[in-house]
Small-subunit ribosomal RNA, central domain from an uncultured bacterium, 350 nucleotides, folded computationally. It matches the Rfam family "Bacterial small subunit ribosomal RNA". The RNAcentral record of the full RNA draws on ENA and SILVA.
Context: one part of a larger RNA
């Protein structure tokens, strides 16, 4: 550097905006930079190739050709790319008129239910286990009524249901607000795809500072278990787990499948929003677009398996991979309060 790849063999970045660059609809007529053609000039010599001679052959050497796929400079061609002009409406946005949805943010509020605190009743065991003790309890426990506190999480509905880029989101109201999808066809007229860098966003644990602290519960103590038991099982129990503000930036961050766009036989569910016909109507049917499931055709894959939500058939751009181990490690760089995180080798060995 040519290449083959990337659901599971090594390989898709956690997501998302987005600079530069890369790449782009339809039609005209223009140019003529890229293409392409001819033409001129240049492309020293040796080398390589051909052919011919020359040392008895050969290497060698001597001539002659060809080549030197290259560049300039002129003339032309104008499909395509480009570049300026002018138009279009199919991509893209906008505007209008709906309905859905745990989509974010802030603030009220509610009801179970566990603990705790007071009092009532009530009297010996409760509790926990395969069995059992540690524990709790005549200072009156559990059990049960009545109040009171307080944290944290909202059964049921619930639903391979919805919603968001991904992380992720679920009681109830109100304000603040983001997308998305359906119609109508009215507006702008290529305005778009993708994106190295670079910005945000990011589960959970983890750090600071300050609250808070039900119930769960790393560590740690006791009790079983076992030869042993630094586990599993019980009784206990801090940090954490929740709140504000700020760091961290990682995951089996997963569909182990990057994004756009386009074409390619079907069946059947569900979700949201339409258009039709039958109807008094409720509805049923038959259609459309958008999600999200399942089964299956071509075709594809090493099989498994994917299959209009593709892993089919193709075009663009962007990461990524190139034997295991050494090692995601050292070193250095750079972020971070720290843990660490992010770039990322080598010897050496199989």
């Nucleotide at each position: 550097c040519u290449g083959g790849g990337c659901g599971u063999a090594a390989a898709g970045g956690g997501c998302u905006c987005g600079u530069a660059g890369g790449c782009g609809g339809c039609c005209a007529a223009c140019u003529a930079a890229g293409u392409c053609g001819g033409a001129u000039g240049u492309g020293a010599a040796a080398u390589c190739c051909c052919c011919a001679g020359g040392c008895u052959c050969a290497a060698c050497c001597u001539g002659g050709g060809a080549a030197c796929u290259g560049c300039a400079u002129c003339c032309g061609a104008u499909a395509c790319u480009g570049g300026a002009u002018g138009g279009c409406u199919u991509g893209a946005a906008u505007u209008c008129g709906g309905g859905a949805g745990a989509g974010g943010g802030a603030u009220g509020c509610a009801g179970a239910a566990u603990u705790c605190c007071a009092g009532g009743u009530g009297u010996a065991g409760c509790g926990g286990u395969g069995a059992a003790a540690u524990g709790c309890g005549u200072a009156g426990a559990u059990a049960u009524c009545u109040g009171g506190a307080g944290g944290a999480a909202u059964a049921c509905c619930g639903g391979u249901g919805g919603c968001g880029a991904a992380g992720g989101c679920g009681g109830c109201a109100u304000c603040c607000u983001g997308g998305a999808c359906c119609g109508a066809c009215a507006u702008u007229g290529a305005c778009g795809c993708u994106g190295a860098g670079g910005a945000g966003c990011g589960a959970a644990a983890g750090c600071u500072a300050g609250g808070g602290g039900a119930g769960c519960a790393a560590a740690c103590g006791g009790g079983a278990u076992u030869a042993g038991g630094u586990a599993c099982c019980c009784c206990g129990g801090u940090a954490g787990u929740c709140c504000u503000a700020g760091c961290c930036c990682u995951a089996a961050a997963c569909g182990a499948u990057g994004a756009a766009u386009g074409c390619u036989u079907g069946g059947u569910g569900u979700a949201a929003c339409g258009g039709g016909u039958a109807u008094c109507g409720a509805u049923c049917c038959c259609u459309g677009u958008u999600g999200u499931g399942c089964c299956g055709a071509a075709g594809c894959u090493a099989a498994c398996g994917c299959a209009u939500u593709a892993a089919g058939c193709a075009u663009u751009c962007c990461g990524c991979c190139u034997g295991g181990g050494g090692a995601g490690u050292a070193c250095g760089g750079u972020c971070g309060c720290a843990a660490g995180g992010c770039u990322g080798a080598a010897a050496c060995u199989c």